[in-house]
Context: one part of a larger RNA
Molecule: small-subunit ribosomal RNA, central domain
Organism: uncultured Gemmatimonadota bacterium
RNA sequence: CUGGGCGUAAAGGGCGCGUAGGUGGCGAGAUAAGCGUGUGGUGAAAGCCCGGGGCUCAACCCCGUGUCUGCCAUGCGGACUGUUUUGCUCGAGCGUAGUAGAGGCAGGUGGAAUUCCGGGUGUAGCGGUGGAAUGCGUAGAGAUCCGGAAGAACACCGGUGGCGAAGGCGGCCUGCUGGGCUACUGCUGACACUGAGGCGCGACAGCGUGGGGAGCAAACAGGAUUAGAUACCCUGGUAGUCCACGCCGUAAACGAUGGGUACUAGGUGUCUGGGGGAGCGACCCCCUGGGUGCCGGCGCUAACGCAUGAAGUACCCCGCCUGGGGAGUACGGCCGCAAGGCUGAAACUC
Repeated sequence: CUGGGCGUAAAGGGCGCGUAGGUGGCGAGAUAAGCGUGUGGUGAAAGCCCGGGGCUCAACCCCGUGUCUGCCAUGCGGACUGUUUUGCUCGAGCGUAGUAGAGGCAGGUGGAAUUCCGGGUGUAGCGGUGGAAUGCGUAGAGAUCCGGAAGAACACCGGUGGCGAAGGCGGCCUGCUGGGCUACUGCUGACACUGAGGCGCGACAGCGUGGGGAGCAAACAGGAUUAGAUACCCUGGUAGUCCACGCCGUAAACGAUGGGUACUAGGUGUCUGGGGGAGCGACCCCCUGGGUGCCGGCGCUAACGCAUGAAGUACCCCGCCUGGGGAGUACGGCCGCAAGGCUGAAACUC
């Protein structure tokens, strides 16, 4: 170098943008680097294969043919790849008109609930559990009514629903802003796909500085339970949870399924566009596009299952795997304030 693989057995990078590189639509001309074919040269000897021969055989040695899969030069060919010229529109992008949406960022605003504070009524309990106790309450709690303050989250709608590349996104309003889809086929004319490095995004927890702090709640304290109870249950409660800015960069970051393109029976629901029929009509019927579910055939699969949203049939590019433990450890390097992250062995052992 090569083989076989990656839903669940080891194995898809958490996700995107994109550099190098790899790969690349339809037609015509040119070229001849790759490619095919011919000729010439070279490819030392030994070796190796085949045939033959010499030492009594063999090893060994000798002779002949072939091999030496290659390289160089030159002629021809022009399908395919490449290069180049010119053109095309179906890939891709743009335009015009629409359209759905918790997509993102910022500002504003609303009600319910909770806690706290003030006041009124009112009196002996409240709370909590399997049962209790700690706790709160005659310094007036709990209950109830009125007023005020604060922070956080947005019941119903709500969905098997929608949007986003992923993480993720949910009261309402406004501003700014990204992407998608549909129709028309007007414009560009292959401008494409993937993507080692690189750059960016990236739940929760955690870290730094400053704010905020209602509820909840690691740690912690107390009460119970128990043989014990550093737990499960209860009463409290600090970090934290929230905001701003800066770090961290992980995850069962999951569809445990990388991205792109093409092709390969259907049925049914739902979301969202377009067209047509009928109709008073949002209802109904048909056609067509994009999402998202369920069922199911061919095919695939070790089975389970997947099945036009493939795990089917193929091609292109990237990542990754190669028995278990040792170990995602040690060492080194890079990154980080730290916690730690990324890269990532071996001895030994089964």